[in-house]
Context: one part of a larger RNA
Molecule: small-subunit ribosomal RNA, central domain
Organism: uncultured bacterium
RNA sequence: CUGGGCGUAAAGCGCACGUAGGCGGAUCUGUAAGUGAGGGGUGAAAUCCCGGGGCUCAACCUCGGAACUGCCUUUCAUACUGCAGAUCUCGAGUCCGAUAGAGGUGGGUGGAAUUCCUAGUGUAGAGGUGAAAUUCGUAGAUAUUAGGAAGAACACCGGUGGCGAAGGCGGCCCACUGGAUCGGUACUGACGCUGAGGUGCGAAAGCGUGGGGAGCAAACAGGAUUAGAUACCCUGGUAGUCCACGCCGUAAACGAUGGAUGCUAGCCGUCGGAUAGCUUGCUAUUCGGUGGCGCAGCUAACGCAUUAAGCAUCCCGCCUGGGGAGUACGGCCGCAAGGUUAAAACUC
Repeated sequence: CUGGGCGUAAAGCGCACGUAGGCGGAUCUGUAAGUGAGGGGUGAAAUCCCGGGGCUCAACCUCGGAACUGCCUUUCAUACUGCAGAUCUCGAGUCCGAUAGAGGUGGGUGGAAUUCCUAGUGUAGAGGUGAAAUUCGUAGAUAUUAGGAAGAACACCGGUGGCGAAGGCGGCCCACUGGAUCGGUACUGACGCUGAGGUGCGAAAGCGUGGGGAGCAAACAGGAUUAGAUACCCUGGUAGUCCACGCCGUAAACGAUGGAUGCUAGCCGUCGGAUAGCUUGCUAUUCGGUGGCGCAGCUAACGCAUUAAGCAUCCCGCCUGGGGAGUACGGCCGCAAGGUUAAAACUC
């Protein structure tokens, strides 16, 4: 390489949009490029293969045949693919009527709590721990009452509940805005799927500039513990956490499971619709999500099982013994931190 694979053994890009490309629904007609069949030409000789002959045999030499799996040309066929034309509606989309939702962005606003400040009451402790101490407090703390300020987060509801492509999203109100589902079946008529490159989004931490800073808290300081304690525990505490703009581009970015379509027993929950029935709050059917169990089948087993890891098709990504190493060098990107692409020697 041919293959065989990718939930957990090596292996699904973090996610999407989309270029080229690959693949692509039903019917009819044409064409005949691919495809199939026949004919012709060519495919030097030697070599290889088969049969015979010559050196005493063999290697070797030699004669004949076959073959040279290919290319060119021509005739025919038209099932499939392609191409051209026409038609269709089940894929895809549009329209109309409804529905649910922490989907996104901006603005406003509310209460609880925390800390601080001011004032009142009040007096000797408070705090903290396994026990203590550092710490705070007679310059009046802790506790308690009233008032004020600030920042951050939204208890209960809250739910294997919902929404989003993923990251993720949770007080309340308003504005703008994306998507989804159900029902109608009016319209377009294959407009589709995937997607190398590319582009965008992308938790936390980190970086730049300017704000903000209540609580928490890397670093740091102190107190303990301990043989030691650069920790675990305690008292403090700065970056940071928050906001705006700009970078970074990584995560056990996980369902460790790429996307799309079709097919293949069921049962029980739950969320959102629609329809029917009546006993008006239930039952049945159906569509779309989200869970539990389970048959066939699959799997090394665990397990998966209509939300497949089953049966198939299409497209992309990735793997190929362990270490060296996701490293070096080079390229690209970045302010940096670093990211990405990605070896070899050597060794078992």